[in-house]
The part of an RNA shown here (small-subunit ribosomal RNA, central domain) has 351 nucleotides and comes from Taxus wallichiana var. yunnanensis.
The coordinates come from a structure-prediction model, not an experiment, and the mean pLDDT is 85.
Its Rfam family is "Bacterial small subunit ribosomal RNA".

Context: one part of a larger RNA
RNA sequence: UUGGGCGUAAAGUGUCUGUAGGUGGCUUUUCAAGUCCCUCGUCAAAUACCAGGGCUUAACCCUGGACAGGCGUUGGAAACUACCAAGCUGGAGUGCGGUAGGGGCAGAGGGAAUUUCCGGUGGAGCGGUGAAAUGCGCUGAGAUCGGGAAGAACACCAACAAGCGAAAGCACUCUGCUGGGCCGUAACUGACACUUAGAGACUAAAGCUAGGGGAGCAAAUGGGAUUAGAGACCCCAGUAGUCCUAGCCGUAAACGAUGGAUACUAAGUGCUAUACGUAUCGACCCGUAUGGUGCUGCAGCUAACGCGCUAAGUAUCCCGCCUGGGAAGUACGUUCGCAAGAAUGAAACUC
Numbered sequence: 001u002u003g004g005g006c007g008u009a010a011a012g013u014g015u016c017u018g019u020a021g022g023u024g025g026c027u028u029u030u031c032a033a034g035u036c037c038c039u040c041g042u043c044a045a046a047u048a049c050c051a052g053g054g055c056u057u058a059a060c061c062c063u064g065g066a067c068a069g070g071c072g073u074u075g076g077a078a079a080c081u082a083c084c085a086a087g088c089u090g091g092a093g094u095g096c097g098g099u100a101g102g103g104g105c106a107g108a109g110g111g112a113a114u115u116u117c118c119g120g121u122g123g124a125g126c127g128g129u130g131a132a133a134u135g136c137g138c139u140g141a142g143a144u145c146g147g148g149a150a151g152a153a154c155a156c157c158a159a160c161a162a163g164c165g166a167a168a169g170c171a172c173u174c175u176g177c178u179g180g181g182c183c184g185u186a187a188c189u190g191a192c193a194c195u196u197a198g199a200g201a202c203u204a205a206a207g208c209u210a211g212g213g214g215a216g217c218a219a220a221u222g223g224g225a226u227u228a229g230a231g232a233c234c235c236c237a238g239u240a241g242u243c244c245u246a247g248c249c250g251u252a253a254a255c256g257a258u259g260g261a262u263a264c265u266a267a268g269u270g271c272u273a274u275a276c277g278u279a280u281c282g283a284c285c286c287g288u289a290u291g292g293u294g295c296u297g298c299a300g301c302u303a304a305c306g307c308g309c310u311a312a313g314u315a316u317c318c319c320g321c322c323u324g325g326g327a328a329g330u331a332c333g334u335u336c337g338c339a340a341g342a343a344u345g346a347a348a349c350u351c
Stems, first nucleotide, its partner, number of pairs: 004322003007305002012319001014202004021195003025088004033081002035077003040072004049065006091192001092189003095185005103178007110154001114150008125136002163170002207248006216242002221237004259318006267296011300307002324351003333344004
């Protein structure tokens, strides 16, 4: 390379936008590049293949022949692909009418709890554990009442199968600005589409830089226990950090361990959004259709587990990735980064 694969065995980029490239709906026309047919030329000989023949046979040697194929060439065909031209509306998009939502950003407001400070009452313990101790407390703790301050997070509603977002993720309440979806309609454009190497954007937590902030929690650290020891689990303290602003980092079991798009393929039963019908006091109930989200399950698939119209079924297109274990996501080089490190990514050797 051919072939085979990627839920769990090696293997789907964390997610999206999108360039080159690849692929691409229906009808008619042009052309003849691809495609197909015919003619001719050429592809030395030997070898190889087929049919004969000669050495006693064989190896070996001699004679003849052909298929398939490559390149070039004359003429032709026009279904398919490409091209030319014209059109269509089903894909795609726009418009119009609705609609659900923790989608995003900013501002304002709120109550409970915690800690702390001040004052009152009160007077000996509190706290913590398996049991204790360190710790706090007569300079008045803990408890209780009143008042003040601060920071962080938003109980119930709330869902086990809810909603939104490309993913990461998103929930106290209100307001402003703003993105996307879905349903209905069928007015408009008329294939404008799908995928996407490279590129760009976003990306939890931790971490880094600068400036704020710091209630609670809490790596590190100190102390008390436990223990043979205890650098741990348990307890008392406690600093970075956690929070905000502006930058950086660019990784996760970034998981559905399942790339995206399109079409087709039994049923049953929930939740959710919308429209219509029926019905009505009513948006209850019932039925139909579309979008999303769950469960059970036929066929089919699968090594099995299981998947099963939200496919891991049946097909097509495009991209990414895999090729025994270890060495190793290491070394070296390069790019990026303030650093931490990230990305790319071997071999010797060994089993």